Record summary:
This is a predicted structure of a 116-nucleotide RNA (FMN riboswitch aptamer (RFN element)). Its mean pLDDT, the model's own confidence on a scale to 100, is 80.

RNA sequence: AGUAACCUUUGGGGCGGGGUGCAAUUCCCCACCGGCAGUAUAGUCUGCGAGCCUACGGGCAUGAACUGGUGAGAUUCCAGUACCGACAGUUAGAGUCUGGAUGAUAAAAGGAAGAG
Repeated sequence: AGUAACCUUUGGGGCGGGGUGCAAUUCCCCACCGGCAGUAUAGUCUGCGAGCCUACGGGCAUGAACUGGUGAGAUUCCAGUACCGACAGUUAGAGUCUGGAUGAUAAAAGGAAGAG
C1' cells in the first nucleotide's frame, strides 16, 4: 500500500378515508411507497438485483418524465405537472393483502489472512 480467494453481519417500502356491490385493502375517487452501484443528491439517466430455464459456463425475460428555475456542473436539487410497478393465490381484477420467503440477491460494513 490494500488485490484474488475466505469468514461474519447487514441487506424493500406502502391501503388510511369514501363509493358501488352478496362479495373488493383487488374495481372507482382521494391516499400511500420507492432495493444496489455510478453520476451534483435519481422509482422514470447508465448499469445491476429481484423472475424463469440451465449441461452451473451461461441463456431468456425485464416498467415508467417532461417543462421551467438555480448553478461551472443536476432528465438527480427547487417549482410544476405526469407516469411506472414480477409470479402464484383470492367470495371480484392487487405496486400496497396472503404465499414461495425464517428464501434468494445487487451490494454495504467489518474480520481474518498477508500474495505481489